[in-house]
RNA sequence: GGAGCGGGUCGGAUGAUCGAUCUGAAGUUCGCUUCGGGUAGGAAAGUCCGGACACCAUAGGGCAAGACGGCCGUUAACGGCGGCCUCGGGUAACCGGGGGAAAGUGCCACAGAAAACGAGUCGGCCCUGGAAGGUCAGGGUCAGGUUGAAAAGGUGGGGUAAGAGCCCACCGGCCGCGCGCGAGAGCCGCGGCGCUUGGUAAACCCCGUCUGGUGCAAGGUCGACAUGGGGAGGGUGACCCGCCCGAAACCCAGGUAGAUCGCUUGAGGGUAUCGGCAACGAUAUUCCCAGAGGAAUGGUCAUCAACCGCUUCGGCGGUGACAGAAUCCGGCUUAUAGGCCCCUCCGGCU
RNA sequence: GGCGACGUGGUGAAGUGGUUCAACACGGAGGUCUGCAAAACCUCUAUUCACCGGUUCGAAUCCGGUCGUCGCCUCCA
Repeated sequence: GGAGCGGGUCGGAUGAUCGAUCUGAAGUUCGCUUCGGGUAGGAAAGUCCGGACACCAUAGGGCAAGACGGCCGUUAACGGCGGCCUCGGGUAACCGGGGGAAAGUGCCACAGAAAACGAGUCGGCCCUGGAAGGUCAGGGUCAGGUUGAAAAGGUGGGGUAAGAGCCCACCGGCCGCGCGCGAGAGCCGCGGCGCUUGGUAAACCCCGUCUGGUGCAAGGUCGACAUGGGGAGGGUGACCCGCCCGAAACCCAGGUAGAUCGCUUGAGGGUAUCGGCAACGAUAUUCCCAGAGGAAUGGUCAUCAACCGCUUCGGCGGUGACAGAAUCCGGCUUAUAGGCCCCUCCGGCU
Repeated sequence: GGCGACGUGGUGAAGUGGUUCAACACGGAGGUCUGCAAAACCUCUAUUCACCGGUUCGAAUCCGGUCGUCGCCUCCA
């Protein structure tokens, strides 16, 4: 200097001025005014997971349904994250996959003999018989061919009538053992078995683990106007029940409009030290950092920084990604102009 | 704000539990018939199944993500 379908991080700064909203103090003619402080994000998004919180349900347990799936750790919890194991891809940084197909069921089009009770076609090789040859019949055999996404361990040699794990070596597979190493997944070593059983579980399913439901429009409090309900009361009646009124004047319940709480101090942020490879945790100290409700968080200007274009090298002109809180928090995913840092490979120079 | 469902030619839709050519009806174009039309009959027409990845030999269909459309909860005095 180039390349990377490698990893991470930031997401303009300061000031002036005019506003908006929340809030503290003071003043007030109760209309408001003055002064001070705060005011979007890394994703506030999608609502895909997990929790807090609230209400409903609930003796306990099971079924059903759904989710997850190497091992160990981390956490309030998780399908997240970290480290490790293993398989695959990449020269590498690094990236991607991960229980069971030997419990059972289903499916595998077309082609092909055959798509799974281990099958047997074409073509060949060999043996036996019909005296020989030709040819036919019976038998042995599967290594060669054909199809397909996928074909019954692979390569080489021996062996045989011809052949085949029939036998041998190496590779692969399965099983067992080691007072092997490791916390474990697993790794290593040794021995045995010729080795019988294709793929698909983001098909049903099996095994293990987890999950009650609904969601802040959850839910609590106050509560009009108008209407209606109950009571007190009134009428009818000798009285009780019953029936009727109960509008103006009294009481109560209900909980609509509306108001208010929930609402933002929290598994919170910063800094330092310690434990841990890390995710993360512990301790100390410090800070308070949006809380609206037709819904604030904005506009203009100046200086600087970034990028682009022009340049007489003095400057001049232009540009600003994705997006935008609504109960809160931990993740994941998706969108993102441009800047910065780290890593890997290749080339050049010293 | 929260929760749920859906997306297949121009229109309405079947197919969704996997494979060959994605039906069917309406529509549109041309033709036959007719003096001309209508009806009827024949032929044609257009769907990369909303988009992007993944699983699989194979995806409209299964899984994940994105986009769009619709519905319910805020009432019952």
Predicted 3D model of RNase P RNA and transfer RNA as a complex of 427 nucleotides.
Rfam match: Bacterial RNase P class A. By type it is a ribozyme. Rfam's curators write: Ribonuclease P (RNase P) is a ubiquitous endoribonuclease, found in archaea, bacteria and eukarya as well as chloroplasts and mitochondria.